Model confidence (mean pLDDT): 79 of 100. A computed fold for a 103-nucleotide RNA from Thermacetogenium sp. UBA4966, annotated as Guanidine-I riboswitch aptamer. It was read from a public genome assembly, where an Rfam model found it. NCBI's taxonomy places the organism under Bacteria, Bacillota, Thermoanaerobacterales, Thermoanaerobacteraceae, Thermacetogenium.

RNA sequence: GAGAAAGUUUUCUAGGGUUCCGCAGUAUAGCUGGUCUGUGACCAAGAGAAAACUCACAGCUUUAUUUGAAGUUGUGUCACGGAGGGACAAAAGCCUGGGAGGU
Numbered sequence: 001g002a003g004a005a006a007g008u009u010u011u012c013u014a015g016g017g018u019u020c021c022g023c024a025g026u027a028u029a030g031c032u033g034g035u036c037u038g039u040g041a042c043c044a045a046g047a048g049a050a051a052a053c054u055c056a057c058a059g060c061u062u063u064a065u066u067u068g069a070a071g072u073u074g075u076g077u078c079a080c081g082g083a084g085g086g087a088c089a090a091a092a093g094c095c096u097g098g099g100a101g102g103u
Base pairs, nucleotide, nucleotide: 007053008052009051010050011049012048015043016042020040021038022036023033024032025031026030055076056075057074058073059072060071061070062069063068078098080101084096085095086094
């Protein structure tokens, strides 16, 4: 320096803001307020949770006889991490990003 490997989706949570709903104020069909989360909704984790499917490996059973097919059991490790920028109305542990950097 290069390559391989750490799967995908759904639901939820830590967290997040303010378009909409609600709430509050007001000069009230409007304007302002997220320093209002509100058993409304919304966004949401590579390193958070659960589940499903898939893949890989090691077996077992059945079937075929051909190299295959079907089902089933088990296993699938590790993960410290900015700043800046970006999207949606806006923000964030979202994206950039298993990045830069560190060990």